[in-house]
RNA sequence: CCGUAGCUCAGAACGGUAGAGCGGCAGGCUCUUAACCUGUUGGUCGGGGGUUCGAUUCCCCCCGGGC
Numbered sequence: 001c002c003g004u005a006g007c008u009c010a011g012a013a014c015g016g017u018a019g020a021g022c023g024g025c026a027g028g029c030u031c032u033u034a035a036c037c038u039g040u041u042g043g044u045c046g047g048g049g050g051u052u053c054g055a056u057u058c059c060c061c062c063c064g065g066g067c
Base pairs, nucleotide, nucleotide: 001065002064003063006022007021008020009019016053023041024040025039026038027037028036046062047061048060049059050058
C1' cells in the first nucleotide's frame, strides 16, 4: 500500500438502495460455430469490535498478500 461479483477493477475527499467490463444463463441472427445484438444472473464489501439513527466508507485489533 492492497483485500469489494467466478475473474480484472471502480466506488471512500462528501457515511444514506453497491457498480462497470469480462464471464454464466436464456433468446435473436446464422445451414452450424464464432462474432454481433437483446434480456437476465450475479456480493456476509477479508474477520471481530467501536462510533453513529445509519458504516464498503470513520476509529481500534486481528488475518492474508505486495513493497
Molecule: transfer RNA
Organism: marine eukaryotic metagenome